[in-house]
This record gives sequence, structure tokens and C1' cells, in this order.
RNA sequence: GGAGUCGGCCAGGCAAUCGCCGGGAUGGUGACAUCCCGGAGGAAAGUCCGGGCUCCUUCGGACAGGGCGCCAGGUAACGCCUGGAGGGCGCGAGCCCAUGGAAAGUGCCACAGAAAAUAUACCGCCCGGCCGGUGACGGCCGGGUAAGGGUGAAAAGGUGCGGUAAGAGCGCACCGCGCGACUGGUAACAGUUCGCGGCACGGUAAACCCCGCCCGGAGCAAGACCAAAUAGGGGAGCAUGGGCCGGAAGGCCCACCGCCGGUCCCGAGCGGGCUCCCGGGUAGGUUGCUAGAGGCGAUCGGUGACGAUCGUCCCAGAUGAAUGAUUGUCGAGGACAGAACCCGGCUUAUUGCCGGCUCCGGCU
RNA sequence: CGGGGCAUGGCGCAGUCUGGUAGCGCAUCUGCUUUGGGAGCAGAGGGUCGGCGGUUCGAAUCCGUCUGCCCCGACCA
Repeated sequence: GGAGUCGGCCAGGCAAUCGCCGGGAUGGUGACAUCCCGGAGGAAAGUCCGGGCUCCUUCGGACAGGGCGCCAGGUAACGCCUGGAGGGCGCGAGCCCAUGGAAAGUGCCACAGAAAAUAUACCGCCCGGCCGGUGACGGCCGGGUAAGGGUGAAAAGGUGCGGUAAGAGCGCACCGCGCGACUGGUAACAGUUCGCGGCACGGUAAACCCCGCCCGGAGCAAGACCAAAUAGGGGAGCAUGGGCCGGAAGGCCCACCGCCGGUCCCGAGCGGGCUCCCGGGUAGGUUGCUAGAGGCGAUCGGUGACGAUCGUCCCAGAUGAAUGAUUGUCGAGGACAGAACCCGGCUUAUUGCCGGCUCCGGCU
Repeated sequence: CGGGGCAUGGCGCAGUCUGGUAGCGCAUCUGCUUUGGGAGCAGAGGGUCGGCGGUUCGAAUCCGUCUGCCCCGACCA
């Protein structure tokens, strides 16, 4: 100097003028006026996950349905994060992995190929018989074989020696594989360890499925309160009857129906009506609404994610929806983009700067 | 703000659940027929299956992510 990789920070500052939203103080009957304080993001986005909050009966069970999936930990929770194991990529720093089970079962594996999973036999190799030929050899039939060729994404362990008619885990050695023991580790898992087994295990579970764990549904247009108005209307469907006590109001029992926004399911509980369509009316206000799993700093524990304690700070709440415009200056530049109930993540978009590490080249 | 769905030749759709050469109708082009046109008959062309990545031997189809478009949702009684 170049190439790469990992991590972090900022998101223009200040001043003046004119404006916008919220809160407070003062003045004013009031409309409002003056002053002070505060006023978007790292992703506010996509809505892909997880929680808080609210309502529905979150009551239990069964069956469906959905999600997750190496191990240990963190967390309110997670499909997130941290550390580790195994596998893969890269010379390396480092990065990636939906990574349980295919010796419970079922399905699928197009085309090609003899055969795609109970193995099989097209060419070839070998043996026997018959026929032809002087012979080498050729043809037919029967049998053996899986070494070699060929097909395919994938062909039923690999290499070598022995063995054989030719061959073959048929036998042996090494490598690989499986099972068990032992050792280390919380575990996943690992091992120049020991023993057993000639090998019994093709791939696919982001195919059905099995195993383990988790999950009720809807969403702030949730929900609560006030005010205004009307034809407090019409239609359809499914539904409430009986008994007892009491003077009455009402209560109790039995059956039926409805309610858990999957189930003609079971039990508990609550209720006696519920659902849909047409037509009509209002389109106003308050609340939920921001002090929170909150920010910053220090100490301690932990490899780390994170946790504990102490101190300190208050930091948007709009509802046609507020943060903008102009000028000057700082050395210059400003990308992606605008809160709408609130948090924790992931993913995607994106400017500039800084640092660690790796590789390559040059010079000393 | 919240919820749901769709994307396949020029247009409208099927195929996606259950992975194996992507099809149908209209339209376009060529030829025949006709004096010419229309209609009819015969044949042909045309598709990165919205983009990217993953699983798989193999993806329109399964999974993730992004983009674009469409639909629904106020309250009272």
C1' cells in the first nucleotide's frame, strides 16, 4: 500500500428571526396573551416471533390443530442471546448450519439403468454338455459369479495379500462402521484404550409420522365512562317447559337450550335467550396514554449472555395528526427514513468515522 | 392503526394440498378457403411461474426473507 474479517460510535452543533404540539406559572369572566421547560429512530419500517395490558367463563380433561428441536445456561418470555459439542467453508482472521429419530411403521426416489432397496444380471469372466471347424475358435443350452464395463444425484464398505474354475468378508492385516465396557466431561460428546460383531445400517422427516417440550382466542377500531339522536322498527333461524314452597316479591328441584370465537365430546360453573339480515340514528368528548422487565454512572459476582446493590435523572403523547423554514458560522459532508398502547428480539434499508485482527506485496 | 388474501405467455385462469418435461380459453402469426373481408379449418410462436436465498438428485409447488397489488374492520339501538 492492497485485499479481507470482526467490533464500536455519531446521525450534524451553535446563534438569530418567523412558526407548530404538550405541560407549568402569571394576567383575564372568557376567547386568549406573556414567560419558562420539553418535543422522533437506530431502524420509529416489515408485522416475522415473544411478552405486558384489556375483554371474552384464560376452570379441568380428551381429541384435533399449530410451533419448536445437539448440550448447558441467560431471560418476563421467545423461533432471541451467551458459552460449549459435532459437521461444513476459507491459506488465515473468521464465518455458516431447521443439528432429535430413517436398525416403530408407511410413502417417494422422474429419466436412464439388469437392478432404486426382500437386491438383481445387459455386456463381460468361469465351468459343464451338445453342434460346427484340422485347429485357434464360434454358436446354442444349463449353471456359477458380482472382481471389471456401462447407467444414474445415489448401486449394498475401502486398500492389499491369500484363496478360487472364475469370483466373493470366503479368510487374514490395516482403515472405516455398529454394539458394549472403561476413562474424561453437569451434558452434548470425545478417546493412538479394551472386548465383541464380517458388516446386519442407500437417500429423503423444510413427506406423512414417532419421541420430547410449549401453545385458549381476539386485539387500544381491545376495553371503561359521559353526552346526542331514532321508526327503541321489520324479517329469518334455533330456543322454556314442568313440579314444590310462599300472602306476595321471590326461592328451590328436574329436564331443555346457550356460553370456553376448533369439537352434535365429557365434567365443573354461570345464564334464560342467542345469532344473522334489511332499515334508522350519531360521527362528539373523557379515559386507556405513558414512570417503564426505564435511562445513565459506580461497585461486586460470572469466561459470557446477564444478575445483585447503591447513587442519580424524568426524557414526545398528537387525533387531520405537532419537531419545520430562512440566514450566518464551525474545515467539509450529510444516507435510510417520521412515534400512534407499551416493551424484548429478528429481518430488511442505510451515510460517515474509529479501532482490533488476518493474508498478500514492496522497502528498511 | 389492526387483520386477511393474491402474484403463472399480451389478457383471464388451472396446476401448488400429494415436488419429477408448465397447460386451457381468448388474443398474435402462417397457410387453406373467398372477388375481398369476417367466420371456419390446419399448423406455429410466445412464460426468469413477482425478486433473492435455503432444503432436496430435482422447487411454480416445501421453508425463510423482501417487493407490489387487492379486500375487511367506527359507535348507538
Two RNAs folded together computationally: RNase P RNA and transfer RNA, 441 nucleotides in total. Rfam match: Bacterial RNase P class A. It is annotated as a ribozyme.